Small-subunit ribosomal RNA from an uncultured bacterium, 1495 nucleotides, folded computationally. Rfam family: Bacterial small subunit ribosomal RNA.
RNA sequence: AGAGUUUGAUCCUGGCUCAGAACGAACGCUGGCGGUAUGCUUAACACAUGCAAGUCGAACGAACAAAAUUGGGGCUUGCUCCAAUUUUAGUGAGUGGCAAACGGGUGAGUAACACGUGGGAAUCUACCUAUCAGUACGGAAUAACAUUUGGAAACAGAUGCUAAUACCGUAUAUUCUCCAAGGAGGAAAGAUUUAUCGCUGAUAGAUGAGCCCGCGUUAGAUUAGCUAGUUGGUGGGGUAAUGGCCUACCAAGGCGACGAUCUAUAGCUGGUCUGAGAGGACGAUCAGCCACACUGGCACUGAGAUACGGGCCAGACUCCUACGGGAGGCAGCAGUUAGGAAUCUUGGGCAAUGGGGGAAACCCUGACCCAGCGACGCCGCGUGUGUGAUGAAGGCCUUCGGGUUGUAAAGCACUUUUGGCAGGGACGAUAAUGACGGUACCUGCAGAAUAAGCCACGGCAAACUUCGUGCCAGCAGCCGCGGUAAUACGAAGGUGGCUAGCGUUGUUCGGAAUCACUGGGCGUAAAGCGCGUGUAGGCUGUUCCAUAAGUUAGGCGUGAAAGCCUUGGGCUUAACCCGAGAAUUGCGCUUAAUACUGUGGGGCUCGAGUAUGGUAGAGGAUGAUGGAAUUCCGAGUGUAGAAGUGAAAUUCGUAGAUAUUCGGAGGAACACCAAUGGCGAAGGCAGUCAUCUGGGCCAUUACUGACGCCGAGACGCGAAAGCGUGGGUAGCAAACAGGAUUAGAUACCCUGGUAGUCCACGCCCUAAACGAUGAGUGCUAGACGUUGGAGCUUAGCUCCAGUGUCGUAGCUAACGCGUUAAGCACUCCGCCUGGGAAGUACGGUCGCAAGACUAAAACUCAAAGGAAUUGACGGGGACCCGCACAAGCGGUGGAGCAUGUUGUUUAAUUCGAUGCAAACCGAAAAACCUUACCAGCCCUUGACAUACAGGUUUACGGCUUCCAGAGAUGGUUGCCAUCAGUUCGGCUGGGACCUGUACAGGUGUUGCAUGGCUGUCGUCAGCUCGUGUCGUGAGAUGUUGGGUUAAGUCCCGCAACGAGCGCAACCCCUGUCAUUAGUUGCUACCAGGUAAUGCUGGGCACUCUAAUGAGACUGCCGGUGAUAAGCCGGAGGAAGGAGGGGAUGACGUCAAGUCAUCAUGGCCUUUAUGGGCUGGGCCACAAACGUGCUACAAUGGCGAUAACAAAAGGAUGCAAUGCAGCGAUGCGGAGCCAAUCCCCAAAUAUCGUCCCAGUUCAGAUUGUAGUCUGCAACUCGACUACAUGAAGAUGGAAUCGCUAGUAAUCGUGGAUCAGCAUGCCACGGUGAAUACGUUCCCGGGUCUUGUACACACCGCCCGUCAAGUCAUGGGAGUUGGUUCUACCUUAAGAUAGUAUCCUAACCGCAAGGAGGGAGCUAGCCACGGUAGGGCCGAUGACUGGGACUAAGUCGUAACAAGGUAGCAGUAGGGGAACCUGCGGCUGGAUCACCUCCUU
Repeated sequence: AGAGUUUGAUCCUGGCUCAGAACGAACGCUGGCGGUAUGCUUAACACAUGCAAGUCGAACGAACAAAAUUGGGGCUUGCUCCAAUUUUAGUGAGUGGCAAACGGGUGAGUAACACGUGGGAAUCUACCUAUCAGUACGGAAUAACAUUUGGAAACAGAUGCUAAUACCGUAUAUUCUCCAAGGAGGAAAGAUUUAUCGCUGAUAGAUGAGCCCGCGUUAGAUUAGCUAGUUGGUGGGGUAAUGGCCUACCAAGGCGACGAUCUAUAGCUGGUCUGAGAGGACGAUCAGCCACACUGGCACUGAGAUACGGGCCAGACUCCUACGGGAGGCAGCAGUUAGGAAUCUUGGGCAAUGGGGGAAACCCUGACCCAGCGACGCCGCGUGUGUGAUGAAGGCCUUCGGGUUGUAAAGCACUUUUGGCAGGGACGAUAAUGACGGUACCUGCAGAAUAAGCCACGGCAAACUUCGUGCCAGCAGCCGCGGUAAUACGAAGGUGGCUAGCGUUGUUCGGAAUCACUGGGCGUAAAGCGCGUGUAGGCUGUUCCAUAAGUUAGGCGUGAAAGCCUUGGGCUUAACCCGAGAAUUGCGCUUAAUACUGUGGGGCUCGAGUAUGGUAGAGGAUGAUGGAAUUCCGAGUGUAGAAGUGAAAUUCGUAGAUAUUCGGAGGAACACCAAUGGCGAAGGCAGUCAUCUGGGCCAUUACUGACGCCGAGACGCGAAAGCGUGGGUAGCAAACAGGAUUAGAUACCCUGGUAGUCCACGCCCUAAACGAUGAGUGCUAGACGUUGGAGCUUAGCUCCAGUGUCGUAGCUAACGCGUUAAGCACUCCGCCUGGGAAGUACGGUCGCAAGACUAAAACUCAAAGGAAUUGACGGGGACCCGCACAAGCGGUGGAGCAUGUUGUUUAAUUCGAUGCAAACCGAAAAACCUUACCAGCCCUUGACAUACAGGUUUACGGCUUCCAGAGAUGGUUGCCAUCAGUUCGGCUGGGACCUGUACAGGUGUUGCAUGGCUGUCGUCAGCUCGUGUCGUGAGAUGUUGGGUUAAGUCCCGCAACGAGCGCAACCCCUGUCAUUAGUUGCUACCAGGUAAUGCUGGGCACUCUAAUGAGACUGCCGGUGAUAAGCCGGAGGAAGGAGGGGAUGACGUCAAGUCAUCAUGGCCUUUAUGGGCUGGGCCACAAACGUGCUACAAUGGCGAUAACAAAAGGAUGCAAUGCAGCGAUGCGGAGCCAAUCCCCAAAUAUCGUCCCAGUUCAGAUUGUAGUCUGCAACUCGACUACAUGAAGAUGGAAUCGCUAGUAAUCGUGGAUCAGCAUGCCACGGUGAAUACGUUCCCGGGUCUUGUACACACCGCCCGUCAAGUCAUGGGAGUUGGUUCUACCUUAAGAUAGUAUCCUAACCGCAAGGAGGGAGCUAGCCACGGUAGGGCCGAUGACUGGGACUAAGUCGUAACAAGGUAGCAGUAGGGGAACCUGCGGCUGGAUCACCUCCUU
């Protein structure tokens, strides 16, 4: 300090997630030691048992115990009993004193003067300190105790006795209290060892406590009004003290948008964790404060309590009980139950520190000090060290060579921390006293001995392989892995990280600048209120004076300690502990300063405003008025249509429409002018005139003197639609009706048509109310238009105010903005914080309603989104090309047949190919074979290869006879033949066979694991790179543009300059010529010969053959173009602008095709999915499709006669000639291993015939008889002859080929092949028509545009319905909690009253009184009850929408002009997306026009 994740890629916005640190933690696996901290976060649930507050005999009496002394009795004369006295550091019930209000626990309540901080005045304070003064004289009781009564007990009562530092009175009394200033009132206690401790009054201090105030202290406004002792005053009461604290009366106040009240949550702080900090979260342990003590109420005692281990009452619960009544309160320490993921011993000691009592000794102390348990945290140490290569064994991987685990181990040599054993042995304690503890620590001995795990290894993020699994099992923090080769699951080996721990889970902060004070935003990503006026509030020109609130500086006080930080020191170190310092950013007081802000005062004129003079305007309101047009009505003319549409129909019209002329009625809107022109705050505003009225601009000089800006609430205005009442209604037109369209059409189109649109008044208050841009002020280049005004030196220039376009700096994610800012700054307001759920629910306010405003959550996703880029696509545009269309010629689709495919059938009909780019395709030949399929019969190291081991043999083999069998096969006969060496032994080598083991074999599977090959776009003109430049970037440029071309072909221009793969050329065939060469070719010339023929000799001129060259390049001329490239025309030429044809196929696309050509990974099979054989099948046949052949005839058929070719092929061959046959063919056979011989034309031409018909067309089908091939033509060959003579008369929708030697037509050959060709490949003969042209169809190329597509339109995607799951709203209600109001009831209690009863101290001679107690009464009041509200939660038949869920239904709304542009508002309608009306917006494509800008 960042990283992953939206995309094909990019930049941005934005969320989600991760890496860090921390914890009172928990869980999983594992676990050696020590130190030091720490340990019920949940049920403030309930608690058995023990302990946690006592002490004082120097306050008191009695009792008991012990001892002593004295006296007496009994007598066993030293024992016992009794009494009295005395003593004791003895015991301890009771009276009394002090303590028990501390210490310890907990965090329920509390949003508060509770806490923190800083102040204040009207107070008290036991014990302690200091000072002053005093301590005199009396009195009456009572517990204990004794007797007794009741009771189960707890306990209570009666009578009698007694003491005090218990209680009471009197006296005295100050610097005490009160006061009418005269006076009045108010204390005490003693003990004793004689030295002290006490006691009383007063003052002061210290300590502690009470009270008041400023400031700070969670969330919610879907809590906006709250308050009756409430706010204040007076009198009184009360308190230690102020005070409505309480009471009576009076007044009507008090609090609140600076958030009252209400609701929810919460003890507060020092601090802790995190963070760079500012902050954020938290408030365990330690420390300060507060509150509480089973729940609620109440007081008593006391210096102090409304009292954790005191009391009373009420309630709930538990326990005891004799049923009458009683007892209890662990949120003290241990411990138990329960709850929970989860939290310890019913330990030791008062030795230390501290506390209570006491004069003290001392006693008490679960405070505390220690020990125990828990890796719960932090810190330290160890589990050995050195050496050791044969790189051992084993494991794992492997390309089988090796690599790795790995110096790791073993081995050798050392050491002894820890632990064990033995010995010594503290500090903590000053004279004594040590729980810890024979502990820490020290020394010695033995011995590598007693001691390593956990997580991870796809990226983030360090670390990789094998096997298993096969969208299963599983993983996962995010992205995502897993569907047969998983570094992502599980295991193993290896590796990485940390280490007595390691991971996981939870929580907090961080990263997150993701609530932004430091430190964010709002044109399009979320975000500017529709617009104005204006209240509070915030901000506010210039100058002077004063002040000193803010501000700044110094000083003082405070900011507890601990903690953090710095530094020093102590434990062997560290954690930990101790000392000192700093810090504590705060608050208060004080002194000073006065720039700025504030406040008060005095000035100024530039902001703002007023006056005067002009000026433009659809600014607003009201009234009047005008013409055109539509419709309707009347009348005339006139006749059959009109209207409407893509085309129609509904509709109107012979009852006279439409059209046309005249007249009339009525309502609504205002053509031209008219304009990125004007006005207005926005919505919005348009004929003309008048009246009333708001605002702006310009100019001039005067005046006021900061009067200003923004603006939460508030108020006003606010298109369209809609609502209410009353009018009005010509046109238009939701709804509705009808007609069309359509699969349907609740739509688009058409014909009608009602609300409405219009007016008046009243509501509604929303829009894409948009510049998607809040208002104001200042500053920051210009250029060009335009509106209003002014000035001047007037073709115009300058200034002010508007309104537009382009553009500099700058800004922006980019697009873009750019003096009309989205720039640079200031002020104020509004708003945003991932998408969806949702602008929805609930609540509230407003509204007649529709609805508006305000406005969530559960749940769910990892994205949603903006701008730009490259593609692809468009029922977008421009340009261009192609037999793409058009113009033509001939076909297919109809018939019969051939052939391939689908389908069906079958034992099998083997398999593959499936739009173009499968379908006479793989297959250039299925009768057997082929053959992969089926049935049956056989074989199992195999039909074929290699190796090893063992055995047998010297062969194996070839020909052949016979038998069984369908054959494979099995058996059998005869003949031929039978390696080399040799030590003569199958001994050696080789060979063969048999057995066994490895293995062979597979047309089994996966073309979506692959290689190779191929198709296709497409012979289309494209596809890229280097350097440079531009851009944040993806990318762009180059490659676009202007011309041109078949072409990214070339030229020109240009931030590009070059280059590569493609194009072209180089290659082949063909067209002309030349040269060379002439046999098997040729024959002009010479010669010979024949019936005839290059037949023969010569010859190589010609043809031809086949090799080498030439030739064509826009080279020449003219025109055109830009002087270019090129194009047009011409000349010459065999050929002219690529002469014609072929081969040649860029980057890539289609997971295109092929595992059945071949090769090959993985998987599967191994007496079978391998191998052999016979027979069958691939040839089936209702039907459909593709490709062909033959025809339908006269441009023809038939017959006769007569011509002309190229290219191939030929020995298991081609075969002449001859003979036989009607013929297929047969017999025989010259020649030829080929420019030598052979195989070879038809259409055509001439003559004749047929005469338009199912024919002298056509030939299917069938019968008979044959030929050939072949082991074999039944399933299932071809051909021949005779006979038979089907459909078919030019083919619907649709569709194919072809642009010249082409189409059409005619025949010929070859491969395959025993045989079989309508298929395929090749060859020549005859030989056309047409192309105006590019609007349209198809395909392609370039540029541009839109996009929500990128698996790329076969894309994406919306809503209803159906199914499942989840959360949630409404809901008759039901139920629980909480709170408020009214009333009833009133325990304990204190207060007040009363005088029924009782009554020691004081007064009084007495009676009696004062005072007190009980009782009673009154008001107050807890719990409880009744009634009615508010709020919150749970649940609820049924119901509403929502979210999610590989392959459900209906449509196709959106994205392209998405096929009716879309969207938002509103209203109506509809299964649904949606449709329609009205007025808006551009976040609409395209075309045209206009305007403006640039050059």
Its mean pLDDT, the model's own confidence on a scale to 100, is 85.